C1' cells in the first nucleotide's frame, strides 16, 4: 500500500468480496511447564445449606451453670449449703456503627452522565484549631421476679431497679427570635452598634495533666440544590401543555422553587424538532485507524440507579434504609388451620434456559473499615490458594558428528528422483518436569524492659520476646538419564505451498471468483510442500481497507442523482469609504482538566507479560490582561450592485369582442350517367330511390395555405388569419433621482402540453370504444368502410409528460471565426457599403475539462453564495400509514427476501425483412437433365442369431469398398486352443530335435501314430557342448475393444474468395486505430494517385507440368517426299531426315507498337501486326483461421477396459434380408428414331501365373492349336456416333427391355445362399414426368465410343482416363442464394439457429390485505382505598412541669378528612402474534401459448394519459429522439 470479480477486449461508475487488528467469547482436533492477569454476556429466572456487622464491662443494672474442693444430711441411690469456676457466659438498657464497605445494570434520553460555573438559597456525626463551660434536682422503663394467653412467632397484667437513658431549674455567649441605628455590598449578604425575650451539659476509671459531655466560631472531607454547554434513532410522531406558565399570600424544607395550596392573569414549549414512539445506565477509558472519525462502556477507578414486586414513612448528622419497620400484590416454606415465617443483583453452591463462564477452599500474617483508652473482636472488604490454553508473556520437547545418500513410503520418461543427516549409529549437554537436601523476601506493629526527650500515660531509641493463611511443585546444591513433553491448518487465483490414486454434474467444496459430466494442482486419501505453533483452525462480533455517507475528502449532460416553471417567508449568502466595539478570531498569563490507562524516561521481579517512580501529554472547559486586519455589531458617508424618471423603436408575450376568405361536410336546386370508393390485392360501404363528378344558392362548426425562417415573443407550459380595447415583460439611449434597496430560497403560494373528471352548451373534420371488411395457423393488431366518447367554448377540478439542453438559480473572470436578429453611434446629409458598441438566437472550434462521447464567452472552464437531489441491481415508485382529489388517481415513501452484478462511453467482430460499392452458371437468357417408370448401386427404417464398424445439411448417401461366393471379415452359431498365429528375452529339461514321407480321426481347425532323417565347436568317434527348433515356467504378447471432446498425421468446407498479418513510426488513458481507408483501375489489397505513415511477410500474380506456333538438335521399333528392289496388295525392303511424328534444348506475348479516353498516373477502349492479345487454354499449387467438421477400421498415439478371451484357429452362415422412404447413376418411352446391309476417321493406356495374332469347331459365350511381343516393333484394337443403301409408318408398336422358364459357356477347392457371359423363348411399367429442384459461357453443354486400376472370375451401368462429333445464349445486375470492401444501428459475442417479454401450469421462500381470534405497552375517567406523613381528634387514656387540691401545661391512643399502592369497571390509542382466503413479489437445466424489445426487430421506439385485449401489448391525444 493494495487485490479478486460485470466485457470477446477497454477505460469508467458501481456493489459484492479478501488480505490487517481486535475480542469477557463458543465450537472443532490437539496439548508439556511456569508467571501475570481474566472467567454468569443469556432468565434483574428460582433458591437448599454455612457464612458475609459488630464493638464497646474504661456509660448502666442483673447474673448462671457443666466442674472441682470443703461442710451437712441421707431411706446410700442421692440431696442441701458454702468456695472457687465467676462478676465469667449469656440476655438486656446505653452509645457508637450499622447509609460505609460488597454486588447487579432492570428502570433511566434526563430528577443521569461529563466539563465548567453558581449557592448573597443550604447542611454536615467521626476529626482537626480556637473560644466558654460542665451548677442544682427528678420521675421512669427494660432486664430480673409472679401470674395469664398463643401450637409457634410472639404477647398481655402486675411488682421492683440502674446510668454517659429520659426530664425540670439555673447561669451563659461571637448563638436563636422581635424592635431601633450607622457603614460597605456582588443586595436572602457582611461588619458594627443598642434593647428585649430564648436556649446547655454527664460522667467513667484504683490514681492521672486522660478519655468523654455541652454552647459557639472557623477549618478539613463529605453531601443538597440550581444555572451552561455537550449527551442515540425515528417527522411514516406536528402539534404539545391546566399546577399547566407567570404573580400575590400562605404551608413546607437543611435550602430555592407550583414542591404543596387559595386567589388573579393566559400565559408557556415548539421545524436550532415541542410532544409521542424505539433503544440505553454515563463517563474516565478500551478496539480500530494515517489522522479526522467509526464502534463500545466486560475487568480497574469516579458518578448514578436498583436490593422478590409496588406504596410507605420512622430513627438518624446522614436513608425513604441490599442481610430495619409497616402495608398491599406474586411465589416458597411451617403449621395444632386459629395464625405465622421467608427474600443470596454479597462469597461459594444449587436447578433451570443457554453456544457459554469457576471451589459449597484457606487466613485475617499484609492492606483497609466497624467498635474500644486498649490488648482485642469482628470483617466472604481484602490477602491467597483451586479450576478453565479464556488471554498476554516467557520456557521446553536437545545438541554435534553421520552417506552405502539404508529399509519403508511416494513418485517415476524405469535411468532415476524425494522423504534425507532425516532416521540408525557415534559424542556430548542436562534447561523444564522428577528424586533427596537445604532455604528466603513479605513483618510493620504489638508485648515487655532499660535509657533519652517537652518525661507517670505520650514520643524516639536500644535489647529481649511473639505474629506467616500463602509463599513451598519457588531459590540453591546433588542425583540420574535423551530419557517424560507436537500438534493444527492450508496447497486453482487472490495466497507462501503440488504430485499420484480414488470419484465420474454423483460424492462433496467453496470467503469472492468458481471446481466436478472418465486423464480434478479446487471434492476423498495418499505422499510432498508452506504457514503458524502449545496451540492451529472455524464461527460471531467491531473497526479498517471503503474517498462506498466524502469535515479532512465525492458527486448530479448520457453511469444513481436539478424540484415542470415562478413568487416569495424563515434561514444562509452580501458593494465602496470613516469611526467605534471587541462577541467571532489571534497571542499571552492562570483555575480546572481525579487516580489508573496510552507515550517518554529510569528502575524491581534472571529476560518479558506485569509492576514502580518521574516526565509528558489530557488536542476542552472557565477567568484575567493584550491584537482589531478580516467577519460580526452600532453610528457617518459614497455610487459603481439594484431600483425609479425620460426618449424610443422589435415582437405569433396575456385577456376580452368583433370581422374574413380557402377547405370540408351536409342541405336544396340544375347538367349528367353507372359506376364511385378503397387497397399489396380486395372487400365492407355509397349508388339507377340517380352517387361520384359539375354548376348555383344556403347552413354549420373547427383550423388558419402562402408570408415561415436552427427568425420573434414568454418563467416554463407555450403562443401564428385580420382590427380594436385592456394589458405584463425585455432591449437602446440619456445620466436626472434613490442610496445596498441584493442573491438565493426549507416550509408557503400562484402557474402548469395532453389526456381525464363534473355541470351546462356545441359538434364540421378527425376520431380511443364499438361494429363490419380483409390479412393471418390464430390476428382481441398493423390496411381498409363506418363511428361513440372526446377533440371546440363557459365555470371548475385534476397537477401529471422523455414537463429535455435528460444540463437549478446568481455574479465576476478566461484566445479566437463565420452567421442571423433587435436597437444606437461614427464614416458631413440619404441610399449601400464598412467600421464600433449593447442585447438575444446558432454554428465551428484555441486552451480548459471529461470515463469517453464531448462541452468549449449561451460551458460540462476557473472561482464564490444559495437551494433541489444521489449512494449496487431486483422487490418498487410498491406496500402501510398520513396529506390532496368528486374519481382516475397524485405527492410523501419503506422492509423482508433475492442477485453479483446492474449499468455508461467507447473498441473488434458478428448480425440486420439498414445503405453503398463490386464479384459468382447467383438469378436472367439459353441447352439437357433429376423429381414420374423400370432397373443397378448407396442409405434409413424394419427384420435377423448376425445382417460387423464407420460417415448426417452444403460439406453423409455408386462415400472409407481401385471388386463381400470361401478368403477378405471387423458380426453370427458350432467346434478347437492358451506364452498363444508372428515378435523379444530368461531359466530349466530331455532326446537327438527340425524337415520329409505315410496312415488313423475329424466337416476343417485340430487331435494321435508309425518311419525316414539334418548343421557348428570339441573329441578318445562312445560322448560332450551349443544355435535353430521342441516342451515346461516366468516376464510378456495380442486385441478391427472404448474415447476423433485426450491427441499426432492426413482431409473435407468457407475458397483459389482476395484477403490474413508484421516492424518501425504516429494518434488514443486503453481496448484499438492508422498503413489496409478515399479517388480510380483490376480476376486480384492488381496497379497508380492523394493521404501519418514508410515498409515488410504469408497469400493474388510469377516461376513448375500440360496443350496451341516456329526453329535447332536427334532418327528407331515411328515417317515416307524425291531415287531404287518387290508385291494382286501393304515403308515389305535399299535408302532417306525432307514432312508427319517422337522427345530434349530454345524462340514466341510484354497492353511491346498506334489511336482515342484517363489526374502528364495506372488502365481501358479500338487497331496493326501475329500461330496465339490483354491470366492464350487446362492443370498442379490451397493464406490467417472457422466448423471440438472427419477419420483411434488406413498408420501411429496417451488413458481407460479386456488375459482359458473382447486374443487366436476352423467349418457354416450373415455383410445379398424387405411392406416401405430417400440420394446418385443405368436404360428408356421412340422417326434428329429403330432393324438390316455395305463404308470411313481417333488417343490414351495396358500386357509374361500376361495380351494373345492367325487357324479349326460351335449360332454364340466359348473352346482348341499356336505365331509373335517385357513391346513407338507384337497383341488387346473391328472405335462409336458418322457416311451410304435398305425396311419399319406412329402402334404400347420391328419402340422399350424388366420379369421369368430352358438350353449352355467361363473362371474357381467350392457358383444353393452368392458370380459374369451367351442362345432361344418371355416380353412387365413406360407416350417425356407435381410440388421442387441440378449442371453448363467453347472444343464447354450435349451425344458417342474406347482405355485403365482394383481383379481368380465379377454383380462396373460406378470411378479414374482418352479422344470423336459438335451447339444455343448472356438485355443486364431488380430479385432468389453465397461472397468482397466501407458505412450505419445493436440489448447479440456459445456472435440472429443470438438476445430476450408477459399470462398460464408446478414447486418453494419472504412479504401484504383479511371476517376476526390472543397478548403485550402506555395512559384518560370514575369506582374502591392498605399503609402512613400531614390536618382534626371538646367525651378516652397518661409518671416527670405548675398547682395545696380540683386541675391545667404537654403527651398519647380510638375515630374522622385530604393524599395514596395494590385491585376493578369503561371508552379508546398503541405495538405484536395468529387467522379461512386473498394479492402481488423472489427463486427454481430442458413445461404450455404466443414474439413485446434489441437490425428500419419487421407497424421505429419511448413518455404521461384515457379506452379496449388471454398474455406480451393494441390503439387514441399531446410529447421527446435516448
Nucleotide at each position: 500500500a493494495g487485490g479478486g470479480u460485470u466485457u470477446g477486449a477497454u477505460c469508467c461508475u458501481g456493489g459484492c468480496u479478501c488480505a490487517g487488528a481486535a475480542u469477557g467469547a463458543a465450537c472443532g482436533c490437539u496439548g508439556g511447564c511456569g508467571g501475570c492477569g481474566u472467567g454468569g454476556a443469556u432468565u434483574a429466572g428460582g433458591c437448599a445449606u454455612g457464612c458475609a456487622a459488630g464493638u464497646c464491662g474504661a456509660a448502666c443494672g442483673c447474673g448462671a451453670a457443666c466442674g472441682u474442693c470443703u461442710u451437712c444430711c441421707u431411706u446410700c441411690g442421692g440431696g442441701g449449703a458454702g468456695a472457687c469456676a465467676a462478676g465469667u457466659a449469656g440476655a438486656g438498657u446505653g452509645g457508637c456503627g450499622a447509609a460505609a464497605g460488597g454486588g447487579u445494570g432492570a428502570g433511566u434520553a434526563a430528577u443521569g452522565c461529563u466539563u465548567g460555573g453558581a449557592u448573597g438559597a443550604c447542611c454536615u456525626g467521626c476529626c482537626c484549631a480556637g473560644g466558654a463551660g460542665u451548677u442544682g434536682g427528678g420521675g421512669a422503663c427494660a432486664a430480673c421476679a409472679a401470674u395469664c394467653c398463643g401450637a409457634a412467632a410472639g404477647g398481655a397484667u402486675u411488682g421492683c431497679u440502674a446510668a454517659u437513658a429520659c426530664c425540670c431549674a439555673a447561669u451563659g455567649g461571637u448563638c436563636c427570635g422581635g424592635c431601633c441605628u450607622g457603614g460597605c455590598u456582588a443586595c436572602g449578604g457582611c461588619c458594627a452598634g443598642g434593647u428585649u425575650g430564648g436556649u446547655a451539659a454527664a460522667g467513667g476509671u484504683g490514681c492521672u495533666u486522660c478519655c468523654g459531655c455541652u454552647c459557639c466560631u472557623g477549618g478539613a472531607g463529605g453531601g443538597g440544590u440550581c444555572c451552561a454547554a455537550g449527551u442515540c434513532c425515528u417527522a411514516u410522531c406536528a402539534g404539545c401543555u391546566u399546577g399547566u406558565u407567570g404573580g400575590u399570600g400562605a404551608g413546607g424544607u437543611a435550602a430555592c422553587g407550583g414542591c404543596u395550596c387559595a386567589c388573579c392573569a393566559a400565559g408557556g414549549c415548539g421545524a436550532u424538532g415541542a410532544c409521542g414512539g424505539g433503544u440505553a445506565g454515563c463517563c474516565g477509558g478500551a478496539c480500530u485507524g494515517a489522522g479526522a472519525g467509526g464502534u463500545u462502556g466486560g475487568a480497574c477507578g469516579g458518578c448514578c440507579a436498583c436490593a422478590u414486586c409496588g406504596g410507605a414513612a420512622c430513627u438518624g448528622a446522614g436513608a425513604c434504609a441490599c442481610u430495619g419497620u409497616c402495608c398491599g400484590g406474586a411465589c416458597u416454606c411451617c403449621u395444632a388451620c386459629g395464625g405465622g415465617a421467608g427474600g443470596c443483583u454479597g462469597c461459594a453452591g444449587u436447578c433451570g434456559a443457554g453456544a457459554a463462564u469457576c471451589u459449597u477452599c484457606c487466613g485475617c500474617a499484609a492492606u483497609g473499615g466497624g467498635c474500644g483508652a486498649a490488648a482485642g473482636c469482628c470483617u466472604g472488604a481484602c490477602g491467597g490458594a483451586g479450576c478453565g490454553a479464556c488471554g498476554c508473556c516467557g520456557c521446553g520437547u536437545g545438541c554435534a558428528g553421520g552417506a552405502u545418500g539404508a529399509a519403508g513410503g511416494c513418485c517415476c520418461u524405469c535411468g532415476g528422483g524425494u522423504c534425507g543427516u532425516a532416521a540408525a549409529c557415534u559424542g556430548c549437554u542436562g534447561u523444564c518436569a522428577c528424586a533427596u537436601g537445604u532455604u528466603a523476601a513479605g513483618a510493620a506493629a504489638g508485648g515487655u524492659a532499660c535509657a533519652g526527650g517537652u518525661c507517670u500515660a505520650c514520643c524516639u531509641g536500644u535489647g529481649c520476646u511473639c505474629u506467616g493463611a500463602c509463599g513451598a511443585a519457588g531459590g540453591c546444591a546433588u542425583g540420574a538419564g535423551a530419557g517424560g513433553a507436537a500438534g493444527u491448518c492450508a496447497c486453482g487465483g487472490c495466497u507462501a505451498a503440488c504430485u499420484u490414486c480414488g470419484u465420474g454434474c454423483c460424492a462433496g467444496c467453496a470467503g469472492c471468483c468458481g471446481c466436478g459430466g472418465u486423464a480434478a494442482g479446487a471434492c476423498g486419501a495418499a505422499g510432498g510442500u508452506g504457514g503458524c505453533g502449545a496451540g492451529c483452525g472455524u464461527u460471531a462480533u467491531u473497526c479498517g481497507g471503503a474517498u462506498u455517507u466524502a469535515c479532512u475528502g465525492g458527486g448530479c449532460a448520457u453511469a444513481a442523482a436539478g424540484c415542470g416553471c415562478g413568487c416569495g417567508u424563515a434561514g444562509g449568502c452580501g458593494g465602496c469609504u470613516c469611526g467605534g466595539u471587541a462577541a467571532g478570531u489571534c497571542g499571552g498569563a492562570g483555575g480546572u482538566g481525579a487516580a489508573a490507562g496510552c507515550c517518554c524516561a529510569c528502575a524491581g521481579c534472571u529476560c518479558a507479560a506485569c509492576u514502580g517512580u518521574g516526565g509528558a501529554a489530557u488536542u476542552g472547559c472557565c477567568c484575567c490582561c493584550g491584537a482589531u486586519a478580516c467577519u460580526g455589531u452600532c453610528g457617518a458617508g459614497c455610487u459603481u450592485g439594484a431600483g425609479u424618471g425620460c426618449a424610443g423603436g422589435a415582437g405569433g408575450g396575456g385577456u376580452g369582442a368583433c370581422c374574413g376568405g380557402a377547405a370540408c361536410u351536409c342541405c336544396a336546386g340544375g347538367u349528367g350517367u353507372a359506376g364511385c370508393g378503397g387497397u399489396g390485392a380486395a372487400a365492407u360501404g355509397c349508388g339507377u330511390a340517380g352517387a361520384u363528378a359539375u354548376c348555383u344558392g344556403g347552413a354549420g362548426g373547427a383550423a388558419c395555405a402562402c408570408c415561415a425562417g436552427a427568425g420573434g415573443c414568454g418563467a416554463a407550459g407555450g403562443c401564428g388569419g385580420g382590427u380594436c380595447a385592456c394589458u405584463g415583460g425585455a432591449c437602446u439611449g440619456c445620466a436626472a433621482c434613490u442610496g445596498a434597496c441584493g442573491c438565493u430560497g426549507a416550509g408557503g403560494u400562484g402557474c402548469g402540453a395532453a389526456a381525464g373528471c363534473u355541470a351546462g352548451g356545441g359538434g364540421a373534420g378527425c376520431g380511443a370504444a364499438c361494429a363490419g371488411g380483409a390479412u393471418u395457423a390464430g390476428a382481441u393488431a398493423c390496411c381498409c368502410u363506418g363511428g361513440u366518447a372526446g377533440u371546440c367554448c363557459u365555470a371548475g377540478c385534476u397537477g401529471u409528460a422523455a414537463a429535455c439542453g435528460a444540463u437549478g438559480g446568481g455574479u465576476a473572470c478566461u484566445g479566437g471565426g463565420c452567421a442571423a436578429u433587435g436597437g444606437u453611434c461614427g464614416u458631413c446629409c440619404g441610399a449601400u457599403g464598412c467600421g464600433a458598441u449593447c442585447g438575444u438566437u446558432g454554428u465551428c472550434g484555441a486552451a480548459g475539462c471529461u470515463a469517453a462521447u464531448g462541452u468549449g464567452c449561451u460551458a460540462a472552464g476557473u472561482a464564490c453564495c444559495c437551494c433541489g437531489c444521489c449512494u449496487g441491481g431486483g422487490g418498487a415508485g410498491u406496500a402501510c400509514g398520513g396529506c390532496c382529489g368528486c374519481a382516475a388517481g397524485g405527492c410523501u415513501g419503506a422492509a423482508a427476501c433475492u442477485c453479483a452484478a446492474a449499468g455508461g462511453a467507447a473498441u473488434u467482430g458478428a448480425c440486420g425483412g439498414g445503405g453503398g460499392c463490386u464479384c459468382a452458371c447467383a438469378c436472367a437468357a439459353g441447352c439437357g437433365g433429376u423429381g414420374g417408370a423400370g432397373u443397378a448401386u448407396g442409405u434409413g427404417g424394419u427384420u435377423u442369431a448376425a445382417u460387423u464398424c464407420g460417415a448426417a445439411g452444403c460439406a453423409a448417401c455408386g462415400c472409407g469398398c481401385a471388386g463381400a461366393a470361401c478368403c477378405u471379415u471387423a458380426c453370427c452359431a458350432g467346434g478347437g486352443u492358451u506364452u498363444g498365429a508372428a515378435a523379444u528375452g530368461c531359466a530349466c529339461g530331455g532326446a537327438u530335435u527340425a524337415g520329409c514321407u505315410u496312415c488313423c480321426u475329424g466337416a476343417a481347425a485340430g487331435g494321435g501314430a508309425a518311419g525316414u532323417g539334418a548343421c557348428g565347436c570339441c573329441u578318445u568317434u562312445u560322448g560332450g557342448u551349443g544355435g535353430a527348433a521342441c516342451g515346461u515356467g516366468c516376464a510378456c504378447a495380442g486385441g478391427u475393444g472404448u474415447u476423433g471432446c485426450a491427441u499426432g498425421g492426413c482431409u473435407g468446407u468457407c475458397g483459389u474468395c482476395a484477403g490474413c498479418u508484421c516492424g518501425u513510426g504516429u494518434c488514443g488513458u486503453g481496448a484499438g486505430a492508422u498503413g489496409u481507408c478515399g479517388g480510380g483501375u483490376u480476376a486480384a489489397g492488381u496497379c497508380c494517385c492523394u493521404g501519418a505513415a514508410c515498409g515488410a511477410g504469408c497469400g493474388a500474380a510469377a516461376c513448375c507440368c500440360u496443350u496451341g506456333c516456329c526453329g535447332c538438335u536427334a532418327g528407331u521399333u515411328g515417317c515416307c517426299a524425291g531415287c531404287g528392289c518387290g508385291u494382286c496388295a501393304u515403308g515389305g525392303c535399299g535408302g532417306g531426315g525432307a514432312c508427319u511424328c517422337u522427345a530434349g534444348c530454345g524462340g514466341g506475348a510484354c497492353u511491346g507498337c498506334c489511336g482515342u479516353u484517363g489526374u502528364c498516373a495506372a488502365a481501358a477502349c479500338g487497331g496493326a501486326g501475329g500461330a496465339a492479345g490483354g491470366u492464350g487454354g487446362g492443370g498442379a499449387u490451397g493464406a490467417c483461421g472457422u466448423c471440438a467438421a472427419g477419420u483411434c477400421a488406413u498408420c501411429a498415439u496417451g488413458g481407460c477396459c479386456u488375459u482359458u478371451a473382447u486374443g487366436u484357429c476352423c467349418u457354416g452362415g450373415g455383410c445379398u434380408a424387405c411392406a416401405c422412404a430417400c440420394g446418385u447413376g443405368c436404360c428408356a418411352c421412340a422417326a434428329u428414331g429403330g432393324u438390316c446391309g455395305g463404308g470411313a476417321c481417333a488417343g490414351a493406356g495396358c500386357g509374361a501365373a500376361g495380351c494373345g495374332a492367325a487357324c479349326c469347331u460351335g449360332c454364340g459365350a466359348a473352346g482348341g492349336u499356336a505365331a509373335g511381343c517385357a513391346a513407338a516393333u507384337c497383341g488387346c484394337c473391328c472405335a462409336a456416333a458418322c457416311c451410304c443403301g435398305a425396311u419399319c409408318c406412329c402402334a404400347g408398336u420391328u419402340c422399350g427391355g424388366a420379369u421369368u422358364g430352358g438350353a449352355g459357356g467361363c473362371u474357381g477347392c467350392a457358383a444353393u445362399u452368392c458370380g459374369c457371359c451367351u442362345c432361344c423363348a418371355u416380353g412387365a411399367a413406360g407416350c417425356c414426368g407435381g410440388a421442387a429442384u441440378c449442371g453448363c459461357u467453347a472444343g464447354u453443354a450435349a451425344u458417342c465410343g474406347c482405355g485403365g486400376a482394383u481383379c481368380a472370375g465379377c454383380u462396373a451401368c460406378g470411378c479414374c482416363g482418352c479422344g470423336g462429333u459438335g451447339a444455343a445464349u448472356a438485355u443486364g445486375u431488380u430479385c432468389c442464394u453465397g461472397a468482397g470492401c466501407c458505412u450505419u444501428g445493436u440489448a447479440c459475442a456459445c456472435a440472429c439457429c443470438g438476445c430476450c417479454c408477459g399470462u398460464c401450469a408446478a414447486g418453494c421462500c419472504a412479504c401484504g390485505a383479511a371476517a376476526g381470534c390472543u397478548g403485550g405497552g402506555a395512559g384518560u375517567a370514575c369506582c374502591c382505598g392498605a399503609a402512613g406523613u400531614c390536618g382534626u381528634g371538646u367525651a378516652c387514656c397518661c409518671a416527670a412541669c405548675c398547682g395545696c387540691a380540683a386541675g391545667g401545661a404537654g403527651g398519647g391512643a380510638a375515630g374522622c378528612g385530604c393524599c395514596g399502592a395494590c385491585g376493578g369497571u369503561a371508552a379508546g390509542c398503541u405495538c405484536a402474534g395468529u387467522g379461512a382466503u386473498u394479492g402481488g413479489g423472489a427463486c427454481u437445466a430442458a413445461g404450455u401459448c404466443g414474439u413485446a424489445a434489441c437490425a428500419a426487430g419487421g407497424u421505429a421506439g419511448c413518455c404521461g394519459u384515457a379506452g379496449g385485449g388471454g398474455a406480451a401489448c393494441c390503439u387514441g391525444c399531446g410529447g421527446c429522439u435516448g
This is a predicted structure of a 1522-nucleotide RNA (small-subunit ribosomal RNA) from a bacterium. Its Rfam family is "Bacterial small subunit ribosomal RNA". Its family is annotated with ribosome and structural constituent of ribosome in the Gene Ontology. The RNAcentral record of the sequence draws on SILVA. Model confidence (mean pLDDT): 84 of 100.